[in-house]
Context: one part of a larger RNA
RNA sequence: GCCUGCGACUUGUUGUACGUAGCAAGGUUAAGAGGUAAUAGCCUCGAAGCCAUAGUGAAAGCGAGCCUUAAUAGGGCGUCUAGUUGCGUGUAACAGACCCGAAGCCAAGUGAUCUAUCCAUGAGCAGUGCGAAACCCGAGUAAUAUCGGAUGGAGGCGCGAACCGGUGGGCGUGAAAAGCCUUCGGAUGACUUGUGGAUAGGAGUGAAAGGCUAAUCAAACUUGGAGAUAGCUGGUUCUCUCCGAAAUGUCUUUAGGGGCAGCGUUAUGCGUUUAGUUACGGGGGUAGAGCACUAAAUGGACUAGGGCCUUUAACCGGGUACCAAACCCAACUAAACUCCGAAUACCGUAACUUAAGAGCAUGGCAGUUAGACAGUGGCGGAUAAGCGUCAUUGUCAAAAGGGAAACAGCCCAGAUCCUCAGCUAAGGUCCCAAAAUCUAUAUUAAGUGGGAAAGGAUGUGAGAAUACACAAACAGCCAGGAGGUUGGCUUAGAAGCAGCCAUUCCUUUAAAGAGUGCGUAACAGCUCACUGGUCGAGCGUUCUUGCGCCGAAAAUGUAACGGGGCUUAAAUAUAGUACCGAAGCUAGGGACUUCUAGAGUUAAUCUAGGAGUGGUAGGAGAGCGUUCUCUAAGCCGUAGAAGGUGUGUCGUGAGGCAUGCUGGAGGUAUGAGAAGUGAGGAUGCAGGC
Numbered sequence: 001g002c003c004u005g006c007g008a009c010u011u012g013u014u015g016u017a018c019g020u021a022g023c024a025a026g027g028u029u030a031a032g033a034g035g036u037a038a039u040a041g042c043c044u045c046g047a048a049g050c051c052a053u054a055g056u057g058a059a060a061g062c063g064a065g066c067c068u069u070a071a072u073a074g075g076g077c078g079u080c081u082a083g084u085u086g087c088g089u090g091u092a093a094c095a096g097a098c099c100c101g102a103a104g105c106c107a108a109g110u111g112a113u114c115u116a117u118c119c120a121u122g123a124g125c126a127g128u129g130c131g132a133a134a135c136c137c138g139a140g141u142a143a144u145a146u147c148g149g150a151u152g153g154a155g156g157c158g159c160g161a162a163c164c165g166g167u168g169g170g171c172g173u174g175a176a177a178a179g180c181c182u183u184c185g186g187a188u189g190a191c192u193u194g195u196g197g198a199u200a201g202g203a204g205u206g207a208a209a210g211g212c213u214a215a216u217c218a219a220a221c222u223u224g225g226a227g228a229u230a231g232c233u234g235g236u237u238c239u240c241u242c243c244g245a246a247a248u249g250u251c252u253u254u255a256g257g258g259g260c261a262g263c264g265u266u267a268u269g270c271g272u273u274u275a276g277u278u279a280c281g282g283g284g285g286u287a288g289a290g291c292a293c294u295a296a297a298u299g300g301a302c303u304a305g306g307g308c309c310u311u312u313a314a315c316c317g318g319g320u321a322c323c324a325a326a327c328c329c330a331a332c333u334a335a336a337c338u339c340c341g342a343a344u345a346c347c348g349u350a351a352c353u354u355a356a357g358a359g360c361a362u363g364g365c366a367g368u369u370a371g372a373c374a375g376u377g378g379c380g381g382a383u384a385a386g387c388g389u390c391a392u393u394g395u396c397a398a399a400a401g402g403g404a405a406a407c408a409g410c411c412c413a414g415a416u417c418c419u420c421a422g423c424u425a426a427g428g429u430c431c432c433a434a435a436a437u438c439u440a441u442a443u444u445a446a447g448u449g450g451g452a453a454a455g456g457a458u459g460u461g462a463g464a465a466u467a468c469a470c471a472a473a474c475a476g477c478c479a480g481g482a483g484g485u486u487g488g489c490u491u492a493g494a495a496g497c498a499g500c501c502a503u504u505c506c507u508u509u510a511a512a513g514a515g516u517g518c519g520u521a522a523c524a525g526c527u528c529a530c531u532g533g534u535c536g537a538g539c540g541u542u543c544u545u546g547c548g549c550c551g552a553a554a555a556u557g558u559a560a561c562g563g564g565g566c567u568u569a570a571a572u573a574u575a576g577u578a579c580c581g582a583a584g585c586u587a588g589g590g591a592c593u594u595c596u597a598g599a600g601u602u603a604a605u606c607u608a609g610g611a612g613u614g615g616u617a618g619g620a621g622a623g624c625g626u627u628c629u630c631u632a633a634g635c636c637g638u639a640g641a642a643g644g645u646g647u648g649u650c651g652u653g654a655g656g657c658a659u660g661c662u663g664g665a666g667g668u669a670u671g672a673g674a675a676g677u678g679a680g681g682a683u684g685c686a687g688g689c
Base pairs, nucleotide, nucleotide: 001689002688003687004686005685006684011095012094013093014092015091016090017089018088019087020086021085022084023083026051027050028049032045033044034043035042036041055062056061065077066076067075068074098235099234101232105225106224107223108222109221110220116199117198118197119196120195121194122193123192124191125189127159128158129157130155136149137148138147139146163186164185165184168182169181170180171179201217203213204212205211238623239622240621241620242619243618248261249260250259251258252257262368263367264365265364266363267362268361269360270359272356273358275353276352277351278350279349280348281347282346288340289338290337294334295333298330299329300328303324305323306322307320308319309318310317371396372395373394374393375392376391377390378389379388380387401412402411403410416590417589418588419587421586422585423584427580428579429578430564431563432562436577438576439575440574441573442572443571449566455550456549459547460546461545462544463543464542465541466540468538476534477533478532479531480530482507483506484505487501488500489499513528517526518525591613592612593611594610595609596608597607598606599605624678626675627674628673629672630671634668635667636666643662644661645660646659647658648657649656650655
């Protein structure tokens, strides 16, 4: 892991609601007793008690009333009847209370054959090296000291086996729940070790690591309290039908839990009260706008005050390209500004439409209180985030189908079932791939389409304005482009062209600047403006706008149309006609729910018509099957029960019926009753493989 079996809402008591049955102003017995009976039970007694029949007040009390109060005028709770006892179901409380699951706490015991320390008594340590003290001899000293040699054999001394250990590495789903290999430390000592003994659970022991105390230690193990508790995680077993949420407000030692409210369902009652549109009547201070207030804030004019300069001995003055209040003009800003002020939304009234699983009330039962994204309006953030947080709408959640290549939250659309029928939505119609290589007119040349900004550009289409132009424009070509003068100043020089100045003038001219650019050290030289000729029809500038271009660098591989591929398109814009396209709608047939009407006895049920049948949590309803009991001394069964394994058939389904083979002795209709009543999940339990 698979298979088979087992495996989770129970039971008792007491409330409460509904259903049902008995009796009813009453209802009911409990313990116990008697009888009957083969356990279970049944019958008859048993009035103690309980609930109801009257309430109200804190109470004394009073009483269809009572209380409040000085008193009710008022107000609160009552009166004008229905209860009660069983049974069933839902649910609550108390109990283990749907099942499994802690880490832990406490008590009584068991452990020192592992290990820690200690006690008693034994045992072990190859070989080799170094060579302490002391003694001896010699030297030496006054004597010591001291020195040399020999002897000697100390040592938590050296090297290194046994032995003890365990530094680095390898193996590490191991040969092994600690070992093997290699390397390494100690190895006469605070050494190692045998045997026997002592100390223990808040206790021991500890050269101290919270180490060790039997593969267990920040409190061992066993049993018990015990089914500890678990606002936490996981699991919770047959079917069909109807409806169908929430992820919000508020409070919470509360934030992943709860209480109340909101939203769901169900029963009963009321019956349009609901919802929409239109009209009318309302309040508002948002969007916008505005500057009348409060603030903010630019320029000007005007003008207090101040600064600075000047004048005076001082006063008085004068000036001001300085700062600047108030007033005025122009132009602005504001969530906490408003002289104004919508659209929506909200409230009310009326009419009309709609009849919705609408609304309201009172009971039973919930679940939900982690929401997600998208559009819109805000706030926080960086006008960041698949960000956070509100409001509002939608979808998902709890929604399948079609589209968006793929894609909970986007677009279309809400799946009762069947059909090899039709029409459409979004989106599409060259091929993959259903349907137009459709029609008309344009645009784009960038594969733009099919990713991006500021900014840049004689890309190209459309529109508008304007200058010039057959008295010849624009572009090209030919020619001219002069003189005073090298203007003055400056400068080494400055001659059109370093720089400064200037009413930058005058003359000759068809025209020619005291000079547009290049150039020279300065001149020179080239060129432009300007003019003539040649040529012969448009040319220059600006603005608005459509579509393109550049700007444009990323990590496995084209890879920024899903792909192929597409250029008068298969791109883009406008207009149009067809078609395709979904579980939408229609058509045909079936099932169920519910409403209305009719029939039926008021019921079951039937007929016709209308509306409906996605669904998580959850509420409600109707059923299937399993075991046992009665029915049942019945019925089925060796002419073959149960069980097993096939086949056929019926039912919306859980399932039923029939039958072949197997099996070899039991099974059980119907109607009731009672439950150890349904398995795929719980790292479920047991067994098998």
A computed fold for a 689-nucleotide part of an RNA from a fish gut metagenome, annotated as large-subunit ribosomal RNA, domain II.
Its Rfam family is "Bacterial large subunit ribosomal RNA". Rfam links the family to the GO terms ribosome and structural constituent of ribosome.
The RNAcentral record of the full RNA draws on MGnify.